[in-house]
Molecule: transfer RNA
Organism: Secundilactobacillus oryzae JCM 18671
RNA sequence: GCCGACUUAGCUCAGUUGGUUAGAGCGCCUCACUAGUAAUGAGGAGGUCGGGCGUUCGAAUCGUCUAGUCGGCAUCA
Numbered sequence: 001g002c003c004g005a006c007u008u009a010g011c012u013c014a015g016u017u018g019g020u021u022a023g024a025g026c027g028c029c030u031c032a033c034u035a036g037u038a039a040u041g042a043g044g045a046g047g048u049c050g051g052g053c054g055u056u057c058g059a060a061u062c063g064u065c066u067a068g069u070c071g072g073c074a075u076c077a
Base pairs, nucleotide, nucleotide: 001073002072003071004070005069006068007067010026011025012024013023019057028044029043030042031041032040050066051065052064053063054062
C1' cells in the first nucleotide's frame, strides 16, 4: 500500500429482504423472602447503534467519507 471482518447498555452479544416501542444474558439499584448474608422471586435505571454527510415518507440496517480494532496479502529497487 491492497483486501476482508468487526464497532449496538458498564461487560459479552442478538437484531442488517429498511417500517410498530432498539433487545437478551451478566452486572448495577430498589423491594420481597431470611435472624442475617447468599441464592431465589418481582420491579427499575441505563444506549439517539464509533463519528460526519447523503439516499428515502422512513436508516442500527443502503451509499459515501472518516476513526479505531483484528485478520490476510504485498513490501520490487